[in-house]
RNA sequence: UCCACGAAAAGGCAAACCCACCGUGAGGUGGGGACGCAAAGCCACGGACCUCUCGAAAGAGAGGCAGCCGAGCUACCGAA
Numbered sequence: 001u002c003c004a005c006g007a008a009a010a011g012g013c014a015a016a017c018c019c020a021c022c023g024u025g026a027g028g029u030g031g032g033g034a035c036g037c038a039a040a041g042c043c044a045c046g047g048a049c050c051u052c053u054c055g056a057a058a059g060a061g062a063g064g065c066a067g068c069c070g071a072g073c074u075a076c077c078g079a080a
Base pairs, nucleotide, nucleotide: 005078006077012037013036017032018031019030020029021028022027035067041073042072045070046069047068049064050063051062052061053060054059
């Protein structure tokens, strides 16, 4: 120095819920608020899940979701 790993330290993010706004909806944005998180940073590529439309059904199309999993990219600190 790099990989792995995750003690300590400095910080960071922000679930549920509440308010306002946007959206048919899933949900999103802002403020408050902290359940938690070592990638709870980015990313919709593959699944899962959710919504809308069509369909008798099977299913198909269009969306959502990264704090469900996998994949990809990047990253603070440095004990064992």
This is a predicted structure of an 80-nucleotide RNA (c-di-GMP-I riboswitch aptamer) from an Actinomycetota bacterium. It was read from a public genome assembly, where an Rfam model found it. Model confidence (mean pLDDT): 89 of 100. Lineage of the source: Bacteria > Bacillati > Actinomycetota. The model forms 95% of the base pairs in the Rfam consensus. Rfam family: c-di-GMP-I riboswitch aptamer. Rfam's curators write: GEMM was predicted in a large-scale screen for bacterial structured RNA regulatory elements.